SAM riboswitch aptamer (S box leader), 99 nucleotides, folded computationally.
RNA sequence: ACCUUAUCAAGAGCGGCGGAGGAAUCAGGUCCUAUGAUGCCCGGCAACCUGCCUUUCGGCAAGGUGCUAAAUCCUGCGGUUUUUACCGGAAGAUGAGGA
Repeated sequence: ACCUUAUCAAGAGCGGCGGAGGAAUCAGGUCCUAUGAUGCCCGGCAACCUGCCUUUCGGCAAGGUGCUAAAUCCUGCGGUUUUUACCGGAAGAUGAGGA
């Protein structure tokens, strides 16, 4: 890199370092950012795996991950609708398993 599967509108700092772009990719929007973003560290959130309890339902913990602006920021393809919304898909992210 690939396959299967579950989830993706909840939640998470008034900290330190650092110093320019960032929000996955392409396009179009819309945003964040020197009142210091992205990133790293710490802190935190959550509970997929894990451990313990439990007949089940479920509860507790937080070891392995993950996450910590905005719905996966929105749209892109299809259907319905009556014209701006709903449903699905694609793509993506994360976990668990597989080959």
The prediction has a mean pLDDT of 84.